[in-house]
A computed fold for a 131-nucleotide RNA from Sphaerisporangium album, annotated as FMN riboswitch aptamer (RFN element). The coordinates come from a structure-prediction model, not an experiment, and the mean pLDDT is 79. Rfam family: FMN riboswitch aptamer (RFN element). Gene Ontology term of the family: FMN binding. Taxonomically the source falls in Sphaerisporangium (Bacteria, Bacillati, Actinomycetota, Streptosporangiales).
RNA sequence: CAGCGUGCUCCGGGGUCGGUGAAAUUCCGAACCGGCGGUGACAGUCCGCGACCCGGCCGAGUCCAUCGGCCGGUGGACCCGGUGGAAUUCCGGGACCGACGGUGAAAGUCCGGAUGGGAGGAAGCGCGCGC
Numbered sequence: 001c002a003g004c005g006u007g008c009u010c011c012g013g014g015g016u017c018g019g020u021g022a023a024a025u026u027c028c029g030a031a032c033c034g035g036c037g038g039u040g041a042c043a044g045u046c047c048g049c050g051a052c053c054c055g056g057c058c059g060a061g062u063c064c065a066u067c068g069g070c071c072g073g074u075g076g077a078c079c080c081g082g083u084g085g086a087a088u089u090c091c092g093g094g095a096c097c098g099a100c101g102g103u104g105a106a107a108g109u110c111c112g113g114a115u116g117g118g119a120g121g122a123a124g125c126g127c128g129c130g131c
C1' cells in the first nucleotide's frame, strides 16, 4: 500500500384524508412504499438470490411439543411512445404486483413470530497472508 483470506459490527420502506358501517389505518375513493447481485446505461415487474411457506434427512429433547443444521421444492407483477451504438432499467404516458398468523370487517402499509433469520455489500473496526 493496490490485492487475497478471515472475525466482529452495520445495512427494509410505506396508511394520511374522506365515505359507508354497530364495528374497517383491512371494504370504497383518493394516498404512500419498493431487500440483494447481475445486465451493452440507472430495474418492485428482465435473469438470478434472499425472505415467507412446504417436505426429507441428521442432531438436541427419555418421548411429545419444540428447536438447530444440511438438502430439496414452491415462489407475484409491463406495456406503448421517445432518445440512443446500446435501455421491459433513462424520459413521457398508462397499467400491474406484494408471504404467514391475528383482528368487532376482508391488511404490501396496523399488531405478532422478529431485540429473529438472511441474500449480498464493504460503510466501520480488527487479525493473518502478500507486495
Stems, first nucleotide, its partner, number of pairs: 001130001003129007010121002016030004031109002033098002035049004044096002053073008078094005100112003